[in-house]
Molecule: Bacterial RNase P class A
Organism: Anaerolineales bacterium
């Protein structure tokens, strides 16, 4: 220098003018006006995890259901993060991707092919039995060759039956550890040496997962746990339209209730007395509209420094206050400059994950080339 790889950061800049929202102050003719100050993101997104907060429910334990799953650490918590371990894969490398409790508790599944997908037998090999052939002998016929019959049948051939075998072939992603020998009728961990795996016991290193070494045991009957299951751990439900405070109007309850009214209220009439209703006023409880709180000043907060740690992160000190509504603000125009500017807009808050994203800055590492 080029290419690669892993992190961190930025997200057009400056100026002018006109606007919008919050807060503070001043002013006001209560409508506003002026000044100052602040005003989106790394993802505000998807709403996929985990919390805070709120209300409801709740003796305790267990079951069910759901989640989670190598080990250690971090965190308020996590399907998160950091560091490490085992297995598989890509790359020369830096580095990256996938995966992770249990398959002798049990059930289920294993496409196609194949006899069989877990104790099954297709071909083949081997043994035994039966039959036939071949072969031998005897007897009959025939001149001979030969033919019929009977008996035997060691070895061999063919067919059938029964059994052994899992070495060989074939199928398959996968078929009973591998290879050599002993052995056998043929074979087989049946037995033996070596190698591999598993289990048990022990040593060493590590907090652990695990690694490594030694010894013993022929223990060697596959895979899937992202199928159920089993085991360990975790988990009440609903969600800011949660929830709370104040509270018109209407309706309700109670009290007071002047005068008048009731032509026909309480017995047909009258009188008197009493009761009831009654406009209005007062009080009360619940509570709608509406307003306010939650909610935006104080937190799992940001920045800087110190210190501990390998790191995620913890602790201490200092400084800062940092958007915020509910008809929902954060924009527009012009000028200059550059590398011509992507994805995208908060709604209770926070920690993550995932997805989208023009381009730029910066640090570590790897590979190749050049120079000193």
């Nucleotide at each position: 220098c080029a290419g690669g790889u892993c992190g961190g950061c930025c997200a057009g800049g400056c100026g002018a003018u006109c606007g919008c929202g919050g807060c503070u102050g001043a002013u006001u003719c209560c409508g506003g006006u002026c000044a100052g100050u602040c005003g989106a993101g790394g993802a505000a997104a998807g709403u996929c995890c985990g919390c805070a907060c709120u209300c409801c429910a709740c003796a305790g334990a267990g079951c069910a259901c759901g989640g989670u799953g190598c080990c250690g650490g971090g965190c308020a918590a996590c399907c998160c993060c950091c560091g490490g371990a085992g297995g598989g894969g890509a790359g020369c490398a830096a580095u990256c991707c996938c995966u992770u409790g249990u398959a002798c508790a049990g059930g289920g599944c294993c496409a196609c092919a194949g006899a069989a997908a877990c104790a099954g037998g297709u071909a083949g090999c081997c043994g035994c039995c039966u039959g036939c052939c071949c072969c031998g002998c005897c007897c009959u016929c025939u001149u001979u060759u030969g033919a019929a019959g009977g008996c035997g049948c060691a070895a061999g051939g063919c067919a059938g039956g029964c059994g052994g075998u899992g070495a060989u072939a074939g199928u398959g992603a996968a078929a009973a550890g591998g290879c050599g020998g002993u052995g056998u009728a043929a074979g087989a961990g049946a037995c033996c040496a070596c190698c591999g795996g598993c289990g048990c016991g022990g040593g060493u290193g590590g907090c652990a997962a695990c690694a490594u070494c030694c010894g013993c045991g022929g223990c060697c009957a596959g895979g899937c746990a992202a199928c159920c299951u089993c085991c360990g751990c975790c988990g009440g439900g609903a969600g800011c339209a949660a929830g709370g405070u104040c509270a018109a109007g209407c309706a309700g309850a109670g009290g007071c209730g002047a005068g008048a009214u009731g032509c026909u209220g309480c017995u047909c009439g009258u009188a008197u007395c009493g009761c009831c209703a009654g406009a209005g006023c007062c009080u009360c409880g619940g509570g709608u509209a509406g307003a306010c709180c939650g909610c935006a000043u104080c937190g799992a907060g940001g920045c800087g420094g110190g210190c501990c740690g390998a790191g995620a992160g913890a602790c201490c000190c200092g400084c800062c206050c940092c958007a915020g509504a509910c008809a929902g603000a954060u924009g527009a125009u012009c000028g200059c400059c550059c590398u011509u500017g992507a994805c995208a807009g908060a709604a209770u808050g926070c920690g993550g994950c995932u997805u989208a994203u023009c381009g730029g800055c910066u640090g570590g590492c790897c590979u190749g080339g050049g120079g000193g």